[in-house]
SAM riboswitch aptamer (S box leader) from a soil metagenome, 107 nucleotides, folded computationally.
Order: sequence, then structure tokens, then C1' cells
RNA sequence: UCUCAUCAAGAGUGGCUGAGGGAAAACGGCCCGUAGACGCCUGGCAACCCCCUGCAAUGGCGCAGGAAUGGUGCAAACUCCGGCGGAAUCUGUUCCGCGAGAUGAGA
Repeated sequence: UCUCAUCAAGAGUGGCUGAGGGAAAACGGCCCGUAGACGCCUGGCAACCCCCUGCAAUGGCGCAGGAAUGGUGCAAACUCCGGCGGAAUCUGUUCCGCGAGAUGAGA
């Protein structure tokens, strides 16, 4: 970089720390935070990979279920909101698609 899948659920009244923080380049909005955020440790959530069972397939790598030792991931707000197109509308917004992004797996 490309492909595929997922992104409305879930996750401590613990310990340490101490002023910032909300993925990504900036900016804006709106929020979180000395009643201690963010981070680290530890516990946790989930179940993409790995693993197990059944079925199916055998130029195919799927479907259903299980498990949670291992590899990732995650733990405020829709992916916090912001772009483009369309539809609806009680004009505030809502919905659908695309784009962008995140995570995993593969190339």
C1' cells in the first nucleotide's frame, strides 16, 4: 500500500502518580479533569487470530457452537462531532450510502 471483517454492546467504589486529556497534521466545536482525569500497575471486557467440537466443502478455507492458557485489541461521550451524495422532516434533526479513521486477519 491492497483485500476482507467489525466499529450502538461490554469492561474496578483497587494501588501509584499528579495536570493535563479526548487515535492520527493542524484548527474549530463540545466535553473529561485536583471530588484526581491522562498515564503506569493490577484486576477486567470482548472474542479478531490461535485452540477444541459438529456439519459442509475438498481448486475450498465456510457455517454453528465452545474455551479464554497464548498473540492482538479495548475500557467517557456513535469512531465525541466536523467531509461528500441522497432521502425524510415537527427545520432541530434523523436515516441510508460513500469517503476518512481505528482494530484484527491476510497479501
The sequence is in RNAcentral, with records from MGnify.